This is a predicted structure of a 73-nucleotide RNA (transfer RNA) from a Bacteriovoracaceae bacterium. Model confidence (mean pLDDT): 80 of 100. NCBI's taxonomy places the organism under Bacteria, Pseudomonadati, Bacteriovoracia, Bacteriovoracales, Bacteriovoracaceae.
RNA sequence: GGGCUGUUAGCUCAGUUGGUAGAGCGCUACCCUUACAAGGUAGAUGUCACAAGUUCGAGUCUUGUACAGCCCA
Numbered sequence: 001g002g003g004c005u006g007u008u009a010g011c012u013c014a015g016u017u018g019g020u021a022g023a024g025c026g027c028u029a030c031c032c033u034u035a036c037a038a039g040g041u042a043g044a045u046g047u048c049a050c051a052a053g054u055u056c057g058a059g060u061c062u063u064g065u066a067c068a069g070c071c072c073a
Stems, first nucleotide, its partner, number of pairs: 001072007010025004019056001027043005049065005
């Protein structure tokens, strides 16, 4: 220098055909318990890496940039 893959909640990751952003764990409050754990109920999450474009509408499609990993030279 070229190619491929990835970037979504605090962490690990889903998100199918473009149509209200989700799960598990974790966190907060309450219930339960003498207390803790487990369990139950409720709640808070987020510039979907950044920017631009297409579209009535973009996490999803297109382009550029950044970062990480792998391969080639």